[in-house]
Molecule: c-di-AMP riboswitch aptamer (ydaO/yuaA leader)
Organism: Petropleomorpha daqingensis
RNA sequence: GGUCGAUCACCGCCGAGUCAUCGGAGGGCACUCUCAGUGCCCGAGGAUGAGCCGGGGACCCACCGCAGUACUGGGGUGAGUUCUCACGGGCACCGGUCCGCCGGUGCGCACGAGAUAGGGCGCCAUCUUCCCAGCCCGAACCCGUCAGCUAACUCGGUAGGCGGUCGCUGAGGAAGAA
Numbered sequence: 001g002g003u004c005g006a007u008c009a010c011c012g013c014c015g016a017g018u019c020a021u022c023g024g025a026g027g028g029c030a031c032u033c034u035c036a037g038u039g040c041c042c043g044a045g046g047a048u049g050a051g052c053c054g055g056g057g058a059c060c061c062a063c064c065g066c067a068g069u070a071c072u073g074g075g076g077u078g079a080g081u082u083c084u085c086a087c088g089g090g091c092a093c094c095g096g097u098c099c100g101c102c103g104g105u106g107c108g109c110a111c112g113a114g115a116u117a118g119g120g121c122g123c124c125a126u127c128u129u130c131c132c133a134g135c136c137c138g139a140a141c142c143c144g145u146c147a148g149c150u151a152a153c154u155c156g157g158u159a160g161g162c163g164g165u166c167g168c169u170g171a172g173g174a175a176g177a178a
Stems, first nucleotide, its partner, number of pairs: 010164005018050005026042007051158006061148001073146001074143004082115004090107007118137004126177006
């Protein structure tokens, strides 16, 4: 000097997931009259509030009627729905059979691929909004046979996961605020 990683601070993104107070396991620093004391600081779990988010819960409204089919109950948070292609195992049907199985057709869960309703960032490190090139997501979990909406009322949550400013280059439009 370069590269990689970690921690802290700061800035930013998804998300309701922020703030205040009390109390405090434990720890650090300093001083001193020193087997301890004092002061300051950090601080897990926990408690109470404010703000934000979600569930249950009347009148009214909606549903509630008849017939058929299927059966795998129904519901909630969330943007996270829906479709197509392909498909080993599996299921169904047909044919053959030496009864061990073989072949064909169809359906099709998992896995895989491509789309899609919808959602996020976004060409500015002063801020907000709209358009927008471009880039991503399109999951996961919960209740437990039960819940439409819903005032009063009532119950719960306030997590988790990521990125970078810095050096060279490229790099939009409109409105407003300061």